Transfer RNA from a Candidatus Nanopelagicaceae bacterium, 73 nucleotides, folded computationally.
[in-house]
RNA sequence: GCCCCGUUAGCUCAGCAGAUAGAGCAAUUCUCUUCUAAAGAAUCGGUCGUGGGUGCAAAUCCUACACGGGGCG
Numbered sequence: 001g002c003c004c005c006g007u008u009a010g011c012u013c014a015g016c017a018g019a020u021a022g023a024g025c026a027a028u029u030c031u032c033u034u035c036u037a038a039a040g041a042a043u044c045g046g047u048c049g050u051g052g053g054u055g056c057a058a059a060u061c062c063u064a065c066a067c068g069g070g071g072c073g
Stems, first nucleotide, its partner, number of pairs: 001072007010025004027043005049065005
C1' cells in the first nucleotide's frame, strides 16, 4: 500500500431480502426469607463508530474517514 471481517444498552451479542431496535448478564425497586444467597416480577438503559449520499422511509443500501482484528505484498 491492497483485500476481508467487525463497530448496536454498562458487558457479551442478535437484528443487515429497507418500515421508526431486542435478548442474556449487570444495575435499581418489589415479592419471598430472621438476614444473605437463590428464585420470581417490574423498571431503567442505545441520535445502531463519525460525516455525507440515495430513498416517502436507512442499524440495514452506497461512499469517505476513524478504531479493532486477520490476510497478501

The source organism's lineage runs through Bacteria, Actinomycetota, Actinomycetes, Candidatus Nanopelagicales and Candidatus Nanopelagicaceae. It matches the Rfam family "tRNA". By type it is a transfer RNA. The sequence is in RNAcentral, with records from ENA.